Two RNAs folded together computationally: RNase P RNA and transfer RNA, 413 nucleotides in total. The coordinates come from a structure-prediction model, not an experiment, and the mean pLDDT is 76.

This record gives sequence, structure tokens and C1' cells, in this order.
RNA sequence: UGACCGGGCAGGGCAGCUGCUGGUGCUGACGCACGAGAGGAAAGUCCGAGCCCCGCAGAGCAGGAUAACGGCUAACGGCCGCCGGGGGUGACCCCAGGGAAAGUGCAACAGAGAGAUACCGCCCGGCAUUGCCGGGUAAGGGUGGAAAGGCGAGGUAAGAGCUCACCGGCAUGGUGGAGACAUCAUGGCCAUGUAAACCCUAUCCGGAGCAACACCGACUUGAAGUGGUCUGCUCGGCCCAUACUUCAGAAGGGUGGCUUGAACGGCUCAGCAAUGGGUCGUCUAGAUAGAUAGCUGCUUUCAACGACAGAACUCGGCUUACAACCCCGGUCACAUC
RNA sequence: CGGGGUGUAGCGCAGGUGGUAGCGCACUUGACUGGGGGUCAAGGGGCCGCAGGUUCAAGUCCUGUCACUCCGACCA
Repeated sequence: UGACCGGGCAGGGCAGCUGCUGGUGCUGACGCACGAGAGGAAAGUCCGAGCCCCGCAGAGCAGGAUAACGGCUAACGGCCGCCGGGGGUGACCCCAGGGAAAGUGCAACAGAGAGAUACCGCCCGGCAUUGCCGGGUAAGGGUGGAAAGGCGAGGUAAGAGCUCACCGGCAUGGUGGAGACAUCAUGGCCAUGUAAACCCUAUCCGGAGCAACACCGACUUGAAGUGGUCUGCUCGGCCCAUACUUCAGAAGGGUGGCUUGAACGGCUCAGCAAUGGGUCGUCUAGAUAGAUAGCUGCUUUCAACGACAGAACUCGGCUUACAACCCCGGUCACAUC
Repeated sequence: CGGGGUGUAGCGCAGGUGGUAGCGCACUUGACUGGGGGUCAAGGGGCCGCAGGUUCAAGUCCUGUCACUCCGACCA
């Protein structure tokens, strides 16, 4: 210098004027003053919770979710560390990463044959002569994504883990580790793939969601009773312009739920880290068809008029979208000293 | 704001238990007719909304994303 890898900051700042939505104070009231006012994703609603209503003796079935190991967390399908596998020269990145000898299904086309098989070829025997029949053979050919552990040597009629070395996989044992696992020794040569097919194993899960839910309620709303009248009484009918009591319903009405919280920032301690403890400080939108805006000037900057995008009960994650600038650490290649 | 569903030919829909995608209308050509309509015969047209993954193989299974659509606030 070029090409990359990992991470971080950050999504401008200040002032004035005119407005909007809450809060506090003052005022009899109109109103005035002060202070606050969108995000890293507020999004998708994909997970996990708080909160709330419904259901519920207990247990199970069905259904759904997750899947190496250890830890973190209120919890999680999240995060951290580590193991195994894969990719990259490397920094580093990716993995739905249990079970295919519990069982079932599927593997189209091609191919002789797809989980059990002899089409061609090779070898042996017979007939007999250019071939046919029987047997052996998975070393070679061909088909396919996948074809009898791979490869080499010995061996054989030809072959074959039939035997041996190395590699792979399996079983048993030893050693190391908290564990997944790694490594060594011995034995033996074995059953293709698919579980994001059914299924099996282990663990977890009752359902619905703030338009939940609670309260107040306008209303010439409804019902019942007290009342008057018909009657000796009950039932029943009629009168209610009136009054009272009880119950029920209830407006695209109101209030609560509603924002102080597993909160945020600084310092410090434990830990590789995720994270947790201690201490000090801060209060940081709560609207209800929805405010958070517009204009001007100054300033940082190469530039900021330019990105994605607008809270709607609240948190912890994941995923997706995103203009431009800056910073830190690292890798590879080339050049120069 | 919350909860469901659907995207396949120009239009309306099947196919959803993986194996190379169909039906009806429409379109094109031909025949029957003097011509039209109608009937019959033949044919064309699809990267199954988009992207990635699992698998030998994806319209189908899984994940993400986009668009459309339905329901929930009131009705005694």
C1' cells in the first nucleotide's frame, strides 16, 4: 500500500421565536411561570416472563416445543465457555449437534440388483464347440446421489478381512479431564441413506390475552316490590302525570390498569466469559385517533436537508431494515528500510 | 394494538402422506356452416409470492421475509 477478519462508538450539538401533549406551582377564574417529551431497532410478533381473567382433586392420553457437555439467568428455543464436525493459506466463521443393530415407511428415473442381488466380465465343471447349462466370485466394467469398510501386499482355480500393515468404524479395558471427549492397548472385520418421514428416548408445557380485567355510569332502558282501584280475602286485570326501594343491562362515555423498573449511569470486587455482589448517583413520554413539530442562526465536521424508521401495559432475548463518518485489535500478500 | 388464514397459467381453484403440476373459463389453430354462434379435435402458456436451509431430489418439510385478507372494542 492492497485485500480482508473481529469488535466498539454512533444515528449530531447549542440558542431564539411560534406551536402541541402530560407534570408541578401560583391564581376566584381567564391564564401565567418552571421543567419534561420516541428508538436502536419503538418493527416482525418468533421465543421467554411479569400482570390479569377463565378453568382446575390427583394422575395419564393426545398435541406442541427443545436436543453434545459445563455454566449464567426470574425464565427461555437466549447468552458465555468448552467438546465434536465442516469451511478458509490465515485472522476467523458456520452447525435443528440425541437415536437408523426397537419397529414401520420411502429411495422416482436409470440400473441385473436400493438391502438384498450375478447384467457384462473372471474362474471351475459338464454338454459340446465360436455357444449353452450348472456352480464359485463383489477384484474389474456399467447404472446411480448412494452398490458388499478404504488402500497396498500376501494368498487363491478366480476371488474374498481369507491373512497382514496403515487408515476408518465397533466392542472391552487403562490413563487424563468436572463433563462432553481425547489418547493408548487388546479383540474382531460389521447393518447404505433419510427422523426439517412416522417413530423411540430425555426434559418442559392448562387456555386466553391490556380491545385482558376492575370500578363509575348518561339513558323518556327493562324487571320486581311498596301505592290507588275492581274485591270479604287470594290470584288476576286496570291506573300510574307522581314518589321510594331492590335487581339487571348499558354508550365505539369516563376512571383505574399506565409507568420506579429482574431500571439506568459511574466506581469497585469475584469470574476466562456470560453474569453476579457492593457502593454512590439519577428519575427518564404516558397520549387515546393519538403530542413529541416548524422556521432561523451559530457550531463540531469533508459532510449532518438527506438511512431505516414513529411509543400505545411492561420487561429479557432473537430476527429483520439501516445513508455517511470515526476508533480499537488482528490476519494475509507485496514493497522499502 | 392483539389473534388467525391465504399466495400455484390472464381469471377462479385442485394438488399438500416429497419423485419432475393439473381442472374449468379464457387464448391459438383446424374441421363442421354461405357467415356468426355453437360443437368437436389438437395445441400454447407456470423458474408454484420472494430468499435461505434439510434431502440424491422441495409446489409439498423447516426458517426468515413480503403482500393480501378475516376476526376481536356496542348490541340488553